[in-house]
RNA sequence: UAAAUAAUUAGAGGUAGCAGUGCAAAUAAGUACUAUAUGGAAGGGGCACCUAGUGAAGUAUAGGAAAGGUAACCACUGCCGAAUAGCUAUGAAGGCAUUCAUAGACUAUGGGGAUAUAGGAAAUACUUAUAUCACUCCUGCAAUUUUGCAGAGGCGCUAAUGAAACA
Repeated sequence: UAAAUAAUUAGAGGUAGCAGUGCAAAUAAGUACUAUAUGGAAGGGGCACCUAGUGAAGUAUAGGAAAGGUAACCACUGCCGAAUAGCUAUGAAGGCAUUCAUAGACUAUGGGGAUAUAGGAAAUACUUAUAUCACUCCUGCAAUUUUGCAGAGGCGCUAAUGAAACA
């Protein structure tokens, strides 16, 4: 020299950033289900199967839930690859499908919003994925009044501190 490096610490994007927990109330729904009467052979499930002449569906009367999700841009907690999704592996539940949890130096995504399509959901709530649109943050280049362009952008960006080994 390696080096405005590795690494460590502290921060920024927005109060409309991310996740978790909590809550009245509404919705779910006069649904599922129960009882009686009638009725007389179908009904449920993604599949496997299950219910049913020991009376299916339907109709009438009486009674009548719950889970999940939402809530307000609310409160508290933890944070800024926060986190989400995919893939793989392990474990649990299940008859499979599938669902949940953990891990991964694997892959993608800077951030929220609107619209459209598709999926989940009872749902026009909400949510997931993709695409488009503008907005916004960061970096680089150009301009210097405003700003414009590009991004193969997050293990990134800003600030401070800041080595060593091989060579």
Molecule: Lysine riboswitch aptamer
Organism: Anaeroplasma bactoclasticum